[in-house]
RNA sequence: CUCUGAAAAAGGCAAACCCCGGGUAACCGGGGGACGCAAAGCCAACGGGUCCUGAAAUGGAUGGCCGGGUUGCCGGA
Numbered sequence: 001c002u003c004u005g006a007a008a009a010a011g012g013c014a015a016a017c018c019c020c021g022g023g024u025a026a027c028c029g030g031g032g033g034a035c036g037c038a039a040a041g042c043c044a045a046c047g048g049g050u051c052c053u054g055a056a057a058u059g060g061a062u063g064g065c066c067g068g069g070u071u072g073c074c075g076g077a
Stems, first nucleotide, its partner, number of pairs: 002077004012037002017032006035064001041070003046067003049062004
């Protein structure tokens, strides 16, 4: 550097649901909580999908829908 995640260690994140706050909404932030996750770190001004608002997206939401980009822990080859 590339490929890989069966077992292990150190740790990490946190779905549903509940409470508080924000937003018309999708949804977001904080606390509790763990369904899961080897990138469930980051990018929505990279592409596609889905969702919301709206008369209309050239407006929004989602990286825990997928591809891609980028950074990175441990083990194995």
Predicted 3D model of a 77-nucleotide RNA (c-di-GMP-I riboswitch aptamer) from a Thermodesulfovibrionales bacterium. Model confidence (mean pLDDT): 86 of 100. Rfam family: c-di-GMP-I riboswitch aptamer. Rfam links the family to the GO term cyclic-di-GMP binding. From the family's description: GEMM was predicted in a large-scale screen for bacterial structured RNA regulatory elements.